[in-house]
Context: one part of a larger RNA
RNA sequence: CGCGGGAGAUUUGCGGGGAUCCGACACUAGUACGAGAGGACCGUGUUGGACCGACCUCCGGUGAGCCGGUUGUACCGCCAGGUGCACGGCCGGGUAGCCGCGUCGGGGACGGAUAAGUGCUGAAAGCAUCUAAGCACGAAGCCAACCUCAAGAUAAGAUCUCCAUACAGGGCCGUCGAAGACGACGACGUCGAUAGGCUGCAGGUGUAAAGUCAGUGAUGGCAAAGCCGAGCAGUACUAAUUGCCC
Numbered sequence: 001c002g003c004g005g006g007a008g009a010u011u012u013g014c015g016g017g018g019a020u021c022c023g024a025c026a027c028u029a030g031u032a033c034g035a036g037a038g039g040a041c042c043g044u045g046u047u048g049g050a051c052c053g054a055c056c057u058c059c060g061g062u063g064a065g066c067c068g069g070u071u072g073u074a075c076c077g078c079c080a081g082g083u084g085c086a087c088g089g090c091c092g093g094g095u096a097g098c099c100g101c102g103u104c105g106g107g108g109a110c111g112g113a114u115a116a117g118u119g120c121u122g123a124a125a126g127c128a129u130c131u132a133a134g135c136a137c138g139a140a141g142c143c144a145a146c147c148u149c150a151a152g153a154u155a156a157g158a159u160c161u162c163c164a165u166a167c168a169g170g171g172c173c174g175u176c177g178a179a180g181a182c183g184a185c186g187a188c189g190u191c192g193a194u195a196g197g198c199u200g201c202a203g204g205u206g207u208a209a210a211g212u213c214a215g216u217g218a219u220g221g222c223a224a225a226g227c228c229g230a231g232c233a234g235u236a237c238u239a240a241u242u243g244c245c246c
Base pairs, nucleotide, nucleotide: 001152005163006162007161008160009159010158011157015149016148017147018146021049022048023047024046025045026044027043033038051106052105053104054103055102059100060099061098062097066093067092068091069090070089071086072085073084074083075082076081111143112142117137118136119135120134169246170245171244172243173189174188175187176186177185194239195238196237197235198234199233200232201231203228204227205226211222212221213220214219
């Protein structure tokens, strides 16, 4: 831009893509078969490998600074307590998110048409013959079935709702996002929980400083303390003002 008004939502599926894997064990059954040794088809059940998808409850990783420990040095006048720098100084942990080594799920069943192959009926060719006419079976393969995209399918489909000549709707702008390179997509904009802040909770660190008590002292107790990013809620304190355009 188109889909002969505009907008929102739900869809049909022309057509396309993905998936399609392979074992082991047990039962059937030590049955059929076989002199024995051995040892099934068919049909079930259980459980693996690789691969694919989703997710973060568990396990594990990361988590440039969330907490603690600690070395050297400089500074905050000194002590104490801190801060900077030293690979994130080093070391021990670690929420959310993102992940796999973790968890869950998948490759199932029923069909349709067939291949090799197996047949029925059956002539040419008084017989025979699965084939010439006709008919029936038969694969992990093909078409469907499963998952997914999909009306620019210009043959532009369908349904529901709203608006009707200044409305419906959209954009700009702002606060943001398990959305994202930018556009886009989604949430919100005071008739408000969108983000920040604050409060509470979860969770992480691991018991702050000061004071006091015990001890000559190192240290220990009062102390699950103190501090804390993303998580879950609550709360208009702050910012989403007012407007403009189509």

The prediction has a mean pLDDT of 86.
This is a predicted structure of a 246-nucleotide part of an RNA (large-subunit ribosomal RNA, domain VI) from a metagenome.
The full RNA is in RNAcentral, with records from SILVA.